This is a predicted structure of a 73-nucleotide RNA (transfer RNA) from a Thermoguttaceae bacterium. Its mean pLDDT, the model's own confidence on a scale to 100, is 80. The sequence is in RNAcentral, with records from ENA and MGnify. The organism belongs to Thermoguttaceae, within Bacteria. Rfam family: tRNA. It is annotated as a transfer RNA. Rfam links the family to the GO term triplet codon-amino acid adaptor activity.
RNA sequence: GGGGACGUAGCUCAACUGGGAGAGCAUCGGAUUUGCAUUCCGAAGGUUGGCGGUUCGAGCCCGCUCGUCUCCA
Numbered sequence: 001g002g003g004g005a006c007g008u009a010g011c012u013c014a015a016c017u018g019g020g021a022g023a024g025c026a027u028c029g030g031a032u033u034u035g036c037a038u039u040c041c042g043a044a045g046g047u048u049g050g051c052g053g054u055u056c057g058a059g060c061c062c063g064c065u066c067g068u069c070u071c072c073a
Base pairs, nucleotide, nucleotide: 001072002071003070004069005068006067007066010025011024012023013022019056027043028042029041030040031039049065050064051063052062053061
């Protein structure tokens, strides 16, 4: 320098053919207990790496770019 994969909550990951952004763990609050743990209920937490485009509508499609991994040279 060229090719490929990936980037979504603090962490690990989902999201169907483009149509409501979600789960588990963690955090916080409550119930339960003499207390802790467990269990149960609830809450908070998101620029979907960034910019632009297509579309009535983009996590998803297109372009550029940044980062990580990998292959070739």